[in-house]
Context: one part of a larger RNA
RNA sequence: UGACGGGGGCCCGCACAAGCAGUGGAGCAUGUGGUUCAAUUCGAUGCAACGCGAAGAACCUUACCUAGGCUUGAAAAGCAGUCUAAACCAGUGAAAGCUGGGUACCCGCAAGGGGGGCUGUACAGGUGCUGCAUGGCUGUCGUCAGCUCGUGCCGUGAGGUGUUUGGUUAAGUCCAGCAACGAGCGCAACCCCUGGGUCUAGUUGCCAGCACAUAAUGGUGGGAACUCUAGACCAACUGCCUACGCAAGUAGUGAGGAAGGUGGGGACGACGUCAAGUCAUCAUGGCCCUUACGCCUAGGGCAACACACGUGCUACAAUGGCAACUACAACGCGCAGCAAUACCGCGAGGUGGAGCGAAUCGCUAAAAAGUUGUCUCAGUUCAGAUCGGAGUCUGCAACUCGACUCCGUGAAGUUGGAAUUGCUAGUAAUCGGGGGUCAGCACACCCCGGUGAAUACGUUCCCGGGCCUUGUACA
Numbered sequence: 001u002g003a004c005g006g007g008g009g010c011c012c013g014c015a016c017a018a019g020c021a022g023u024g025g026a027g028c029a030u031g032u033g034g035u036u037c038a039a040u041u042c043g044a045u046g047c048a049a050c051g052c053g054a055a056g057a058a059c060c061u062u063a064c065c066u067a068g069g070c071u072u073g074a075a076a077a078g079c080a081g082u083c084u085a086a087a088c089c090a091g092u093g094a095a096a097g098c099u100g101g102g103u104a105c106c107c108g109c110a111a112g113g114g115g116g117g118c119u120g121u122a123c124a125g126g127u128g129c130u131g132c133a134u135g136g137c138u139g140u141c142g143u144c145a146g147c148u149c150g151u152g153c154c155g156u157g158a159g160g161u162g163u164u165u166g167g168u169u170a171a172g173u174c175c176a177g178c179a180a181c182g183a184g185c186g187c188a189a190c191c192c193c194u195g196g197g198u199c200u201a202g203u204u205g206c207c208a209g210c211a212c213a214u215a216a217u218g219g220u221g222g223g224a225a226c227u228c229u230a231g232a233c234c235a236a237c238u239g240c241c242u243a244c245g246c247a248a249g250u251a252g253u254g255a256g257g258a259a260g261g262u263g264g265g266g267a268c269g270a271c272g273u274c275a276a277g278u279c280a281u282c283a284u285g286g287c288c289c290u291u292a293c294g295c296c297u298a299g300g301g302c303a304a305c306a307c308a309c310g311u312g313c314u315a316c317a318a319u320g321g322c323a324a325c326u327a328c329a330a331c332g333c334g335c336a337g338c339a340a341u342a343c344c345g346c347g348a349g350g351u352g353g354a355g356c357g358a359a360u361c362g363c364u365a366a367a368a369a370g371u372u373g374u375c376u377c378a379g380u381u382c383a384g385a386u387c388g389g390a391g392u393c394u395g396c397a398a399c400u401c402g403a404c405u406c407c408g409u410g411a412a413g414u415u416g417g418a419a420u421u422g423c424u425a426g427u428a429a430u431c432g433g434g435g436g437u438c439a440g441c442a443c444a445c446c447c448c449g450g451u452g453a454a455u456a457c458g459u460u461c462c463c464g465g466g467c468c469u470u471g472u473a474c475a
Stems, first nucleotide, its partner, number of pairs: 001475002003472003007469007015459002019423005026314008034305002042053002064300007073123001078121007088101005105114003125289002128287003134283002136278003139274001141272001146185006152161003165176003191266004196234007206223002210221003237260001240254001241252004316416001320375006332363003337356002342351003382413001387408007429451007
């Protein structure tokens, strides 16, 4: 000087407390461990691994296993030699491949140039090892308020001071003081979305007033008001008032205002820590393999299953199930695509194809939670696992191993031990919708809107962190 203390002081955080909903019990989904296996490819392992890499393993992917094959190689590029092929056909085969047949390359008058095959040789190739040799990227403490420098001063020196102190703040934020005076990286602001308004613009969006038409609809003429769209600008700064205070600032059912004290959300992550993670995105040093640890192909595996754990979904019901009726979104996406009206099917879906590269058409319609009726507390009209049968769709192909539909079947489960998680407001909870990946496959992930709470006395305690101080046989 740090680090640490079941030392002290001050302060903060859904850290506790106060609340709400869960997890831990059940079934299923998914990841992991373990076990098994020819293989169950590899990585990730307290927080910070475990719905993680994987934004989607039937083949492919694929790295694993078994079997069949290739050896200048699947792809690149050099040199030398030699030749002119490929397509196509046949045999064999699971395919890859192998064998046989077959034609005898292109430009150019030519010289010549180009392409291709084969042989040889330098080489290629490796998801082989080392993340403790590395770059790059990332997680984490932590969006915590810290981390430093120049000059000066102090100290023999390591170092200190500044950065401490008194206030204040979300903040090393600001103020006052001070052997310090300044500065940098962080904080804040500048950026994006959202909340009010003005102006500009008016189609594909809108329809107040006028007119036309219809069973009905901005459907039509028209309009530019309104909504909206999307560009520019205005607006918020403790600016005003009051109280407290030297100031900084703090307080108020204060005024005005769409919004009030960082308005709400996002992006943004200091010096560093963990030899944290990644050699399997990529790059790369070294080491290793070279008729194989490279490459091609078929089938299998990654999906196994006494078990254990994590993350979720669905439930155990009446704030509910079922039936009927019916209202209101937002974000997105669409040409190898989205697909309307119509017809067929109980249904998944099929036939067919208007329109639309989309404020125009479609997904999208009936958003769902809502209203009325019924059921009357039961393992039930709860719950839907499992299994049997019949189908649909995608795809060369759904046996291993897809999703969905219909009929039947109708398991556990009656609110969950110890323990433990999230959340402070348009949040939790609950309800549906879209997207990426994608031929097909979503209970995951990322977004979108609808309905919409409870509670916070407080900081003694648990956890993590910041500042000052103290002790130390630790570095």
Overview
A computed fold for a 475-nucleotide part of an RNA from an uncultured bacterium, annotated as small-subunit ribosomal RNA, 3' major domain. Model confidence (mean pLDDT): 82 of 100.